[in-house]
Context: one part of a larger RNA
RNA sequence: UGACGGGGGCCCGCACAAGCGGUGGAGCAUGUGGUUCAAUUCGACGCAACGCGAAGAACCUUACCGGGGCUCGAACGGCGCAUGAAUCUUCCUGAAAGGGAAGCGUGCCUUCGGGUACAUGUGCCGAGGUGCUGCAUGGCUGUCGUCAGCUUGUGUCGUGAGAUGUUGGGUUAAGUCCCGCAACGAGCGCAACCCUUACCCUUAGUUGCCAGCGGGUUAUGCCGGGCACUCUAGGGGAACUGCCGGCGAAAAGCCGGAGGAAGGUGGGGAUGACGUCAAGUCCUCAUGGCCUUUAUGUCCCGGGCUACACACGUGCUACAAUGGAUGAUACAGAGGGUUGCCAAACCGCGAGGUGGAGCUAAUCCCAGAAAGUCAUCCUCAGUUCGGAUUGCAGUCUGCAACUCGACUGCAUGAAGUUGGAAUCGCUAGUAAUCGCGGAUCAGCAUGCCGCGGUGAAUACGUUCCCGGGCCUUGUACA
Numbered sequence: 001u002g003a004c005g006g007g008g009g010c011c012c013g014c015a016c017a018a019g020c021g022g023u024g025g026a027g028c029a030u031g032u033g034g035u036u037c038a039a040u041u042c043g044a045c046g047c048a049a050c051g052c053g054a055a056g057a058a059c060c061u062u063a064c065c066g067g068g069g070c071u072c073g074a075a076c077g078g079c080g081c082a083u084g085a086a087u088c089u090u091c092c093u094g095a096a097a098g099g100g101a102a103g104c105g106u107g108c109c110u111u112c113g114g115g116u117a118c119a120u121g122u123g124c125c126g127a128g129g130u131g132c133u134g135c136a137u138g139g140c141u142g143u144c145g146u147c148a149g150c151u152u153g154u155g156u157c158g159u160g161a162g163a164u165g166u167u168g169g170g171u172u173a174a175g176u177c178c179c180g181c182a183a184c185g186a187g188c189g190c191a192a193c194c195c196u197u198a199c200c201c202u203u204a205g206u207u208g209c210c211a212g213c214g215g216g217u218u219a220u221g222c223c224g225g226g227c228a229c230u231c232u233a234g235g236g237g238a239a240c241u242g243c244c245g246g247c248g249a250a251a252a253g254c255c256g257g258a259g260g261a262a263g264g265u266g267g268g269g270a271u272g273a274c275g276u277c278a279a280g281u282c283c284u285c286a287u288g289g290c291c292u293u294u295a296u297g298u299c300c301c302g303g304g305c306u307a308c309a310c311a312c313g314u315g316c317u318a319c320a321a322u323g324g325a326u327g328a329u330a331c332a333g334a335g336g337g338u339u340g341c342c343a344a345a346c347c348g349c350g351a352g353g354u355g356g357a358g359c360u361a362a363u364c365c366c367a368g369a370a371a372g373u374c375a376u377c378c379u380c381a382g383u384u385c386g387g388a389u390u391g392c393a394g395u396c397u398g399c400a401a402c403u404c405g406a407c408u409g410c411a412u413g414a415a416g417u418u419g420g421a422a423u424c425g426c427u428a429g430u431a432a433u434c435g436c437g438g439a440u441c442a443g444c445a446u447g448c449c450g451c452g453g454u455g456a457a458u459a460c461g462u463u464c465c466c467g468g469g470c471c472u473u474g475u476a477c478a
Base pairs, nucleotide, nucleotide: 001478002477003475004474005473007472008471009470010469011468012467013466015462016461019426020425021424022423023422026317027316028315029314030313031312032311033310034308035307042053043052064303065302066301067300068299069298070297076126077125078124079123080122081121082120083119084118088103089102090101091100092099093098107116108115109114128292129291131290132289133288137286138285139281140280141279142277144275149188150187151186152185153184154183155164156163157162168179169178170177194269195268196267197266199237200236201235202234203233204232205231208227213224214223215222240263243257244256245255246254247253319419323378324377325376326375327374328373329372335366336365337364340359341358345354346353347352385416390411391410392409393408394407395406396405432454433453434452435451436450437449438448
């Protein structure tokens, strides 16, 4: 100087407390361990591995296993020799890959000797490797932590390590600001500048509107017409403790109030200092070294990654009446769409099929929002709760749904009556609850990423648990 303390002081954070809803019990989905297996490819392991890499394993993917093949090789650069233009077509064998054979066809330049593009065969220098080492590395990422810290120049103090500044008194979300001070400045962080959301103005109107006029319809901006409003998307304004009162040290600031759409960083996002964990990744990529080179490379078919006594994590659905069922009916936002989204109409109980209009999309389509509201039934029961499991019959995608897809109909109806010890999330348009969209994608979503609808309770307080910041103290630790 740090680190540590079941030392002290001060202060934060859904850290506790106060509340609301869960997990832990059940069934299923998914990941992991273990076990099994020819293989169940590999990585990730407290927080910070375990719905993680995987934003989509039937083949492919695929790295694993079995079998069948190839060896200048599946792709690429270059050199030598031989043959043939290249290319295309057909046949045999085979599960395919591969192996074997036949035919069509004769390019360009030329000094007529030949040369050359390209292909095949052969030889060679490079190849190839998701093989090893993340403890040789770059890059990228997680984490402490959006915590308020981390440093430096000059000066001063100290023999020196170093200290000071950065400590102190206040204050803040903040090393934020003020005051003081042997310090005075500065840099990286904080904040602001960026995006979005909330209000207004303006510009612009093939979306919106009977707002005002006209026409038309059972009805609908449907038509003429118009940009007033809504909206869309460009520009601008608006919030700064600016104003008032109190407190405070004529400070910084705090409390209350006015005005205002918004009030004290308005809400949300992006943004992650010096560093820590030899943290993670050689299987994104790049790369040193090592290893391999008729195989640890590469092609193909089939299987596996989907196994199952069991254990754990993360979720979904429930156990019901604030509910279930049936019928009627209302209101979103954000997205996606041309090898695509697919309307009307018709067929089917349905998944879906036929069909073909429109749309390169504020124009058409996906698209019915659901919880909600109204009406009726069920009356506390393993039930009109719950839907696992299983049987049969089907639909769709795809070369192909046996291993191993999703969905539909009929039948079947399991466990489950609110969950031990323990444990998680959340402070407001949040939790809870309800549906909708997208990426990936032929098909496949309870996962992930977004979107809106309905919409709470509680916070006395900081003694305690956990993590962190500053000062100080002890130390046989570095």
The part of an RNA shown here (small-subunit ribosomal RNA, 3' major domain) has 478 nucleotides and comes from a metagenome. The full RNA is in RNAcentral, with records from SILVA. It matches the Rfam family "Bacterial small subunit ribosomal RNA". Its family is annotated with structural constituent of ribosome and ribosome in the Gene Ontology.